About this RNA:
The prediction has a mean pLDDT of 79. THF (Tetrahydrofolate) riboswitch aptamer, 97 nucleotides, folded computationally. It matches the Rfam family "THF (Tetrahydrofolate) riboswitch aptamer". Gene Ontology term of the family: tetrahydrofolate metabolic process. The sequence was found by an Rfam model in a public genome assembly. The model forms 94% of the base pairs in the Rfam consensus.
């Protein structure tokens, strides 16, 4: 030099564990930081504050008291496993020639 290949942030699944069901989290929306294959950029993608509209699914037993347990549900619920998929050019890594 030519072919091929691997890796991020992350996303979806499954089962176990907790949170909430006295409504916080999810989800939208504006502002302002920030991180994002190995390396210097970079996002229509991620996070994290602040502020902003919206807005819900509760039921059954037990104990005895100002509330506790459980158990069936609920909820675009959390964060960690296991699977699958998962960066753009340009360099840089593997492997063959």
């Nucleotide at each position: 030099u030519g072919u091929g290949g691997a890796g991020u942030a992350g996303g979806c699944a499954c089962a176990a564990c907790g949170c909430g069901u006295u409504a916080a989290g999810u989800a939208c929306c504006g502002g302002c930081g920030g991180a994002u294959g190995g390396g210097a950029g970079g996002u229509c993608g991620c996070c994290g504050c602040c502020g902003g509209g919206c807005g819900a699914a509760g039921g059954g037993a037990g104990a005895g008291u100002u509330u506790c347990u459980c158990c069936c549900g609920c909820g675009g619920u959390g964060g960690a496993g296991u699977g699958c998929c998962g960066c753009u050019g340009c360099c840089g890594c593997c492997a063959c020639a």